This is a predicted structure of a 96-nucleotide RNA (TPP riboswitch aptamer (THI element)) from a Burkholderiales bacterium. Its Rfam family is "TPP riboswitch aptamer (THI element)". Rfam links the family to the GO term thiamine pyrophosphate binding. Its mean pLDDT, the model's own confidence on a scale to 100, is 75. The sequence was found by an Rfam model in a public genome assembly.
[in-house]
RNA sequence: GUUCGAACGCAGGGGUCCGGGCCGCCAGCCCGGUGAGAGAGUCCCUUUGAACCUGACCCGGGUCAUGCCGGCGUAGGGAGCGUAGGCCCCGGCCGC
Numbered sequence: 001g002u003u004c005g006a007a008c009g010c011a012g013g014g015g016u017c018c019g020g021g022c023c024g025c026c027a028g029c030c031c032g033g034u035g036a037g038a039g040a041g042u043c044c045c046u047u048u049g050a051a052c053c054u055g056a057c058c059c060g061g062g063u064c065a066u067g068c069c070g071g072c073g074u075a076g077g078g079a080g081c082g083u084a085g086g087c088c089c090c091g092g093c094c095g096c
Stems, first nucleotide, its partner, number of pairs: 007083004011046004017033006052077003058071004085094004
C1' cells in the first nucleotide's frame, strides 16, 4: 500500500461416551474406537446460536460395542454486552 470483515476486551454457556485388560465387584490406571474435546486442552460454543440439552430406553444402517453413521431437524429449548471519535488556527489533521 492492497484485499478480506472481521478482530479485540470483558463476561457467559457446554460435553466427557463405548469396547477390552489389570479384575470376581467398585474406584482407579493402561490400551483401543469416534471426535475439536472422552474431567481434557482455553477443547468447543455465545442469538448470523447443530456448542449443547429435550424428544429418546425413538427410527434405519453398521459395529466387538457405543450418538459409530444417517434420519428425526426449516422440531422444541439454548449462553452477550462493549469498542469512535478527538483536536485545532474551521478546513484541515489525527484516530477507529